[in-house]
Molecule: transfer RNA
Organism: Asanoa ishikariensis
RNA sequence: GCCCUCGUAGCCCAACGGCAGAGGCGACGGUCUGAGGGGCCGUAGGUUGCGCGUUCGAAUCGCGCCGAGGGCA
Numbered sequence: 001g002c003c004c005u006c007g008u009a010g011c012c013c014a015a016c017g018g019c020a021g022a023g024g025c026g027a028c029g030g031u032c033u034g035a036g037g038g039g040c041c042g043u044a045g046g047u048u049g050c051g052c053g054u055u056c057g058a059a060u061c062g063c064g065c066c067g068a069g070g071g072c073a
Stems, first nucleotide, its partner, number of pairs: 001072007010025003018056001027043006049065005
């Protein structure tokens, strides 16, 4: 330098172009317990890496960047 894959919450991980971006861990609150641990219930947290475009509508499709991993030279 070229090619491929990936980037979604503090962490992990979903979502045929269309419901309000689901779930787990963690955090916080409540409750059960003498306490710890643990169980149960609830709450908060997202410009979906950045920008532009396509479309009535984009996490999803296209282009360009940035970053990570891999391959070739």